[in-house]
RNA sequence: CGCUUAUGGAGAAAGGCAGAGGGAAUGGACCCUGUGAAGCCUUAGCAACCUGUCACCAGACAAGGUGCUAAAUUCUACCCGCCCGAUGAGGGGGAAAGAUAAGCA
Repeated sequence: CGCUUAUGGAGAAAGGCAGAGGGAAUGGACCCUGUGAAGCCUUAGCAACCUGUCACCAGACAAGGUGCUAAAUUCUACCCGCCCGAUGAGGGGGAAAGAUAAGCA
């Protein structure tokens, strides 16, 4: 890097270094940011996919391996319905993309 499956409106931040960007990518919107972005480090926390224990169906507990700790995966774009005096807006479902986990190659 690729494939498969599952999940995503829940949850959880302080400090130090650093010094201008960041919110995956492209367009648009919106937002965060010198009252300090990204990144790195420390500590803390969240969750429970794998794991472990008990039960051995359901489930409960723990937290070893990952992951995560602004906003719905920030929203939107493509397709199909619904709806509204309608070149458009609103709302629903799906796809695509991306993220994480587990497995495979």

A computed fold for a 105-nucleotide RNA from Parapedobacter lycopersici, annotated as SAM riboswitch aptamer (S box leader).
It was read from a public genome assembly, where an Rfam model found it.